The RNA shown here (transfer RNA) has 73 nucleotides and comes from a Rhodospirillaceae bacterium. Model confidence (mean pLDDT): 82 of 100. Its Rfam family is "tRNA". The family's RNA type in Rfam is transfer RNA.
[in-house]
RNA sequence: GGGCGGUUAACUCAGUUGGUAGAGUUCCUGCUUUACACGCAGGCUGUCGGCGGUUCGAGCCCGUCACCGCCCA
Numbered sequence: 001g002g003g004c005g006g007u008u009a010a011c012u013c014a015g016u017u018g019g020u021a022g023a024g025u026u027c028c029u030g031c032u033u034u035a036c037a038c039g040c041a042g043g044c045u046g047u048c049g050g051c052g053g054u055u056c057g058a059g060c061c062c063g064u065c066a067c068c069g070c071c072c073a
Stems, first nucleotide, its partner, number of pairs: 001072007010025004019056001027043005049065005
């Protein structure tokens, strides 16, 4: 330099045909316990990597840049 894959919550990851962004873990509150852990009930957290474009509407489509991984040279 070229090709492919990836970037979504604090972490690990889903997200169908473009139509109100989700799960598990973590964290917080309450219950339970002498206390902790476990368990039960409830709750908070998002610039969907950045910028631009298409569209009535974009996490999803298009362009570009950045970063991570693999392969080729």